A computed fold for a 356-nucleotide part of an RNA from a Pseudomonadota bacterium, annotated as large-subunit ribosomal RNA, domain IV.
The full RNA is in RNAcentral, with records from ENA.
Taxonomically the source falls in Pseudomonadota (Bacteria, Pseudomonadati).
The coordinates come from a structure-prediction model, not an experiment, and the mean pLDDT is 88.
Context: one part of a larger RNA
C1' cells in the first nucleotide's frame, strides 16, 4: 500500500452527477395516529411509553370435560354448578447493574411532482423500466355437411368434440368525466346503369399455297382444301364513375383592419381548404429562443413546486384530462442519522514486502 472489518473529538451532506456507500431504525406489548379515499385503504402512518429478576401467582381470567337449564321431535347460542392434565396476566411491593428484546436476529421516516392503475412479464450472461402483459373499452371478420383464421403439395389437422353471451384479427389499456370537426387523398364496404377492358365466342374482309386457265416466253389470273392475319359484334373481375365509412390510414390555415389613455381585439374584411384543433391540458418525459416571467422554498436554486400562455412543434382509444392504492423505477425537498466530507487517526484479520 491492497482487501475485508471495528472505533473516533468537533461539525453533520460542507461529499457527490446523485446521501453512492455506511450509519440511524429494528422483536413483542400498550397508548396514539393526518390529508386524501374507489370506504377496502392510507396504517407498522407519524409520534410516544414499557421490556430483567423476586413476591403477587400457577392466582384472576381464558380454554377444556362432565352435568343441569335453555328444550324440545331434534340441535345451537347463552346461563348455572362440579372437576381441571391446557394457556396464563395486571395493579401493588421488593432487588441488582452504566445498560434488562443486556449477546445474535428482524422497517429509518415524512412531504410534493411526473409516468404507469394494480399483482404480474422481459433483453439466460451490461438495460427490470414510464417497455410488454393485464382485467375493462371499441372496431371488424365469421351462420358452421368443410365458420372465419391458421399449418400443409395433398390427405389431414388446429379452431372445437366449440356455434355469435362463440371463435379470429387490429387498436386502446383499472376506475371517473369525456372522446369535437374533416370522407378531398389512401384503404375498406355498397352500387342490376354508363365508360374502359383479357382470354374465349363469332368471322366482315384480306394474305400464302395451287388443280386449272391465259400467255411464244417472262409471267399473270386462280376454285376447293389446308393455312395465316383479322374488322364489327359478344364478354367477367378490376379500374373509372356514384355513394357510405375516421375507437379505418390519416388531416384539423393565412393576411389586413377595428373599442373615448395605452394595450388588446368580443367585431369586420379578404384569400385558401376536405375541414381549419372543440373540451381539457400546457416552458410539459413535448418549449427552440430559455436559466421565459411572476410567486414559493434556500443566505444563495439552469433542478423542483404553483401560476401565466408568446403551444418553435399538446390535444381527445397512435386516446385527452383527473385519480385512492401500488413501484428494488424517475425528479425535488425536509427530519433523523452518520468517516460521504472538513481531514484524517487508531486498531483487527488476510495479502503485498523481506528472509527461508
Nucleotide at each position: 500500500c491492497c482487501u475485508u472489518c471495528g472505533c473516533u473529538a468537533a461539525g453533520g451532506a460542507a461529499c457527490u452527477a446523485g446521501g453512492c456507500a455506511a450509519a440511524c431504525u429494528g422483536g413483542c406489548c400498550c397508548c396514539g395516529u393526518a390529508a386524501c379515499u374507489u370506504c377496502g385503504g392510507g396504517a407498522g402512518a407519524a409520534g410516544g411509553g414499557g421490556u430483567g429478576c423476586c413476591u403477587g401467582a400457577g392466582u384472576a381470567g381464558c380454554g377444556g370435560u362432565g352435568u343441569a337449564g335453555g328444550a324440545u321431535c331434534a340441535a345451537a347460542a347463552c346461563u348455572g354448578c362440579a372437576c381441571u392434565u391446557g394457556c396464563g396476566a395486571a395493579a401493588a411491593g421488593g432487588c441488582c447493574g452504566c445498560a434488562g428484546u443486556g449477546a445474535a436476529a428482524g422497517g429509518g421516516g415524512c412531504u410534493c411532482c411526473g409516468u404507469g392503475a394494480c399483482u404480474g412479464u422481459u433483453u439466460a450472461a451490461c438495460a427490470a423500466a414510464a417497455a410488454c402483459a393485464c382485467a375493462g373499452g371499441g372496431c371488424u371478420c365469421u351462420g358452421c355437411u368443410g365458420a372465419a383464421a391458421u399449418c400443409g403439395c395433398a390427405a389431414g389437422a388446429u379452431g372445437a368434440u366449440g356455434u355469435a353471451u362463440a371463435g379470429g384479427g387490429c387498436c386502446u389499456g383499472a376506475u371517473g368525466c369525456c372522446u369535437g370537426c374533416c370522407c378531398g387523398g389512401u384503404g375498406c364496404c355498397g352500387g342490376a346503369a354508363g365508360g374502359u377492358c383479357a382470354a374465349g365466342g363469332u368471322g366482315a374482309g384480306g394474305g400464302g399455297u395451287u388443280a386449272g386457265c391465259c400467255g411464244c416466253a417472262a409471267g399473270g389470273c386462280g376454285a376447293a382444301g389446308c393455312u395465316c392475319c383479322a374488322a364489327a359484334c359478344u364478354u367477367a373481375a378490376g379500374c373509372c364513375c356514384c355513394g357510405g365509412u375516421a375507437a379505418a390510414c390519416g388531416g384539423c390555415g393565412g393576411c389586413g383592419g377595428u373599442a373615448a389613455c395605452u394595450a388588446u381585439a368580443a367585431c369586420c374584411g379578404u384569400c385558401c381548404u376536405a375541414a381549419g384543433g372543440u373540451a381539457g391540458c400546457g416552458a410539459a418525459a413535448u418549449u427552440c429562443c430559455u436559466u421565459g416571467u411572476c410567486g414559493g422554498g434556500u443566505a444563495a436554486g439552469u433542478u423542483c413546486c404553483g401560476a401565466c400562455c408568446u403551444g418553435c412543434a399538446c390535444g381527445a382509444a397512435u386516446g385527452g384530462c383527473a385519480u385512492a392504492a401500488c413501484a428494488a423505477a424517475g425528479g425535488a425537498g425536509c427530519c433523523g442519522c452518520u468517516g460521504u466530507c472538513u481531514c484524517a487517526g487508531c486498531g483487527a484479520a488476510g495479502g503485498g514486502c523481506u528472509c527461508g